The prediction has a mean pLDDT of 80.
The RNA shown here (transfer RNA) has 72 nucleotides and comes from a Eubacteriales Family XIII. Incertae Sedis bacterium.
NCBI's taxonomy places the organism under Bacteria, Bacillati, Clostridia, Peptostreptococcales, Anaerovoracaceae.
It matches the Rfam family "tRNA". The family's RNA type in Rfam is transfer RNA.
It was read from a public genome assembly.

[in-house]
RNA sequence: AGGGGUAUAGCCAAGCGGUAAGGCAACGGACUUUGACUCCGUCAUUCGCAGGUUCGAGUCCCGCUACCCCUG
Repeated sequence: AGGGGUAUAGCCAAGCGGUAAGGCAACGGACUUUGACUCCGUCAUUCGCAGGUUCGAGUCCCGCUACCCCUG
């Protein structure tokens, strides 16, 4: 330099154009003598950044950034 992949909550991770699942963790509560277990509840005006398409974008298009792999 060229090609490919990944980027969603503190962590893991789903989501094939219609208003972001689930698990762990955290926090509040119930239970318990206390702790653990178990149960209930809360937790992403926003998906790496910036544009575009669309009535509507995490999803499609363009550019860029970071990391991983391949080629030279």